This is a predicted structure of a 75-nucleotide RNA (transfer RNA) from Methanosarcina sp. It matches the Rfam family "tRNA". The RNAcentral record of the sequence draws on ENA and GtRNAdb. Taxonomically the source falls in Methanosarcina (Archaea, Methanomicrobia, Methanosarcinales, Methanosarcinaceae). The same sequence occurs in records of 2 taxa.
RNA sequence: GCCGUCGUGGCUUAGCGGUAUAGCGGCUGAUUCGUAAUCAGCAGGCCGAGGGUUCAAAUCCCUCCGGCGGCUCCA
Numbered sequence: 001g002c003c004g005u006c007g008u009g010g011c012u013u014a015g016c017g018g019u020a021u022a023g024c025g026g027c028u029g030a031u032u033c034g035u036a037a038u039c040a041g042c043a044g045g046c047c048g049a050g051g052g053u054u055c056a057a058a059u060c061c062c063u064c065c066g067g068c069g070g071c072u073c074c075a
Base pairs, nucleotide, nucleotide: 001071002070003069004068005067006066007065010024011023012022018055026042027041028040029039030038048064049063050062051061052060
C1' cells in the first nucleotide's frame, strides 16, 4: 500500500430500510431473623465520525478514524 472483517447502554450481544433487543451488571420493592438465591418493576444506548440516497437509514452508498486477520511491492 491492497483485501477481508468488526465498531450498537458499564460489559457481552440481536438487528439486514419502517418506534433499537436480550443476558450480565446497577437501582427500587417483595420474600428472609439477616445475607445469598428467587420474583416484580425501574433507569441507562440514537448505533465509531462526517457526508450522500430515500417519505423514512444502526441497516444502502462514499470518505475518514480505530481494533483484528491476511497478502504484497519499491526505495